[in-house]
């Protein structure tokens, strides 16, 4: 150093999740990823834990193994800030409400009488009555019973010597219940009824006569002040959701230099 058998490591690797832990299986990255079979009702394992069963290829290196440098997918961990949502406090200030003053303006009204004050009515509550409506009763009036309702009771039937007696169907009249009609008056309840009456209440505010007084009244706008309330928003103190900066952590993949690793026989 060159042939040839061979062993070693190799033929992915990493995050999540899961598990007392570690690999596989699951989901996800990454991409040159050797076949087959089982494997969450879990399978093999135990810090020397980066599978397990068979087979195959390649095989001492550009391919194994260790140190180094550069890139850096994806994922885990904190979670500042911000968005919605909610709960409790709070009442400064905005806004939104109320009232009060102003005054520049603008509009309507007013001596043909603003506005306030008294006095009445009306409207308003309650209870009574009356009316009207509705419903029932009452009371009239029709109709109405195979037999178990009344009277009468042909023919028939029972008793008797007869006179004559009994019980009685059909019919005929009448009438219980049931039914239908009427309903001036009467009685009983009701009421989405009333331009209706009495009475008692209430009368801040509305309508509305009369009387007194005799010149401002109301609406808009803006501005200032006051008050109340806790709708909004600010605030202050929580809870729950999304999203996520900073930080950190694992980390495939690219990539820089450098070292390491056999056994046997032959030339």
């Nucleotide at each position: 150093u060159c042939a040839u058998a061979c062993c070693a490591a190799c033929c992915g690797g990493g995050g999540g999740a899961g598990c007392a832990g570690c690999g596989g299986a699951c989901c996800c990255c990454u991409g040159a990823a050797c076949c087959u079979g089982a494997a969450a009702u879990c399978c093999g394992c135990u810090a020397u834990a980066c599978g397990c069963a068979g087979g195959g290829g390649a095989g001492g290196a550009u391919c194994c193994c260790c140190c180094u440098u550069u890139u850096g997918a994806g994922g885990g961990a904190c979670g500042a800030g911000c968005g919605c949502c909610u709960g409790c406090a709070a009442a400064c200030g905005a806004a939104g409400c109320g009232g009060c003053u102003u005054u520049c303006u603008u509009c309507g009204u007013g001596u043909u009488g603003a506005g306030a004050a008294g006095c009445g009515g009306g409207a308003c509550u309650u209870a009574c009555g009356c009316a009207a409506u509705c419903g029932g009763g009452c009371a009239u009036u029709c109709c109405g019973a195979a037999c178990c309702a009344u009277g009468u009771c042909a023919g028939g039937u029972g008793g008797g010597g007869a006179a004559c007696c009994a019980a009685g169907c059909a019919g005929c009249a009448u009438u219980c219940a049931a039914g239908a009609a009427u309903u001036c008056c009467c009685c009983c309840g009701a009421u989405g009824u009333g331009c209706c009456g009495u009475a008692a209440g209430a009368c801040c505010a509305c309508c509305u006569g009369c009387u007194u007084u005799g010149a401002g009244c109301g609406a808009a706008a803006a501005a200032g002040c006051c008050g109340a309330u806790g709708u909004u928003c600010c605030u202050g103190c929580g809870g729950g959701u999304g999203u996520g900066a900073c930080u950190u952590u694992c980390g495939a993949u690219c990539u820089u230099g450098g070292g390491g690793u056999g056994u046997a026989u032959g030339g």